A computed fold for a 483-nucleotide part of an RNA from an uncultured eukaryote, annotated as small-subunit ribosomal RNA, 3' major domain. It matches the Rfam family "Eukaryotic small subunit ribosomal RNA". For this family Rfam cites "Crystal structure of the ribosome at 5.5 A resolution" (Yusupov et al., Science, 2001). Model confidence (mean pLDDT): 80 of 100. The RNAcentral record of the full RNA draws on ENA and SILVA.

Context: one part of a larger RNA
RNA sequence: UGACGGAAGGGCACCACCAGGAGUGGAGCCUGCGGCUUAAUUUGACUCAACACGGGGAAACUUACCAGGGCAGAACAUAGUCAGGAUUGACAGAUUGAUCGGUCUUUCUUGAUUCUAUGGAUGGUGGUGCAUGGCCGUUCUUAGUUGGUGGAGUGAUUUGUCUCCUUAAUUGAGAUAACGAACGAGACCAUAACCUGCUUAGUAGAAUUAUGUGGUUAAACAUAUAAACGCUUCUAAGAGGGACUUUGCGUGUCUAACGCAAGGAGGCUUAUGGCAAUAACAGGUCUGUGAUGCCCUUAGAUGCACUGGGAUGCACGCGUGCUACAAUGUUAUUAGCAACGGGCUCCUCACUCGAAAGGGUUAGGUAAGCUCCAAUUAAUAACGUUCUGGGGAUUGAUCAUUGUAAUUAUUGAUCAUGAACGUGGAAUUCCUAGUAAACAUGCGUCAUCAUCGUGUGUUGAAUACGUCCCUGCCCUUUGUACA
Repeated sequence: UGACGGAAGGGCACCACCAGGAGUGGAGCCUGCGGCUUAAUUUGACUCAACACGGGGAAACUUACCAGGGCAGAACAUAGUCAGGAUUGACAGAUUGAUCGGUCUUUCUUGAUUCUAUGGAUGGUGGUGCAUGGCCGUUCUUAGUUGGUGGAGUGAUUUGUCUCCUUAAUUGAGAUAACGAACGAGACCAUAACCUGCUUAGUAGAAUUAUGUGGUUAAACAUAUAAACGCUUCUAAGAGGGACUUUGCGUGUCUAACGCAAGGAGGCUUAUGGCAAUAACAGGUCUGUGAUGCCCUUAGAUGCACUGGGAUGCACGCGUGCUACAAUGUUAUUAGCAACGGGCUCCUCACUCGAAAGGGUUAGGUAAGCUCCAAUUAAUAACGUUCUGGGGAUUGAUCAUUGUAAUUAUUGAUCAUGAACGUGGAAUUCCUAGUAAACAUGCGUCAUCAUCGUGUGUUGAAUACGUCCCUGCCCUUUGUACA
């Protein structure tokens, strides 16, 4: 100087608690990990910081694993064989999983591309992440880190970097043997909120006029088409503006700041993200890379492709999830409202066949133009507390779809079957507002397949607005020679 303390004092955090909400832990299923099994069940990762993670939803491929049978010495050098042929390819029949000339029989074909030996290359999802780069994660979401000149000390070092107040903040006010600085924080960047002000818009609309149609006694209203010099509230961007704790009142050394109110679209850093210092870890990745050292292997290959299997195997244990256990509900009918995206091997309207899944025929869209397009919800009716019309596992049969291929059932649909589960012990996770929760939906992966990941909107609570008791973190003081 650190590290540690079941030492003291401050401060902080829903990866801590309090007050609550939703749960998980119990059930069934999905999925990852271990174990067991296996020819193989390829493998990495194991407290936070492994376990729906490797963007890891593996039917072939992927693929590294297993059982097989093939191919090839593909840079180069030296020596050899060799135009009287180095070598290559092949029908048929055997053999074979195989229409592999792999091999064998049989002969034909080819023509210096090759073949043999040695050296040496090359390749490798082989090993080593404890040899490395790069990237990522974490310590660590906190406020921390550093040098110059000066001061203290023989020196390591220390002061600056602080008693106190304040802040989300080493943020400021101030104090002051320090002064003046740098990185980080903040500022910054992106997105979301406001603009009846500007710029415009047959790929956005509104209003006007006219004509139909529905509707009405007649209007209103709805819908379709057309017109067009105009318009820009909504929609779409572009430039700008706007908030700076502004003003007022309190609290406060009447400093920094804090509390309340007002105006305002907006007053927790406006909200949510991004970026993110110094020093580290022998954290992860050689299976992202034609990044890479060394080692191993290199023709009976750990190289390359092919066929099939396996990574899905099931006495069991653990983790992330989905569906539920029902009347705040289930079923049926009717009504009605999104946003972010995506789309030519694609999205598919419409019409048509079909119970459905799905099929067929035209047609639009390289997209503000065409299309994908909701469900929680509301109304009405039935059910009436029953393992029930809750639940939908398991299993049988049938029909489609994707694909060369669906068995170990890709997925979907129909009929039947109708298991556990009556709110879950100890324990434990997440969370403070358009948040939790519920609900659907886009994209990624994708030929097919989401109970996954990541965005998007719809409906929308309860309870704090605090504390340091538990779990940790930061600072100061102190103890210990532990490094």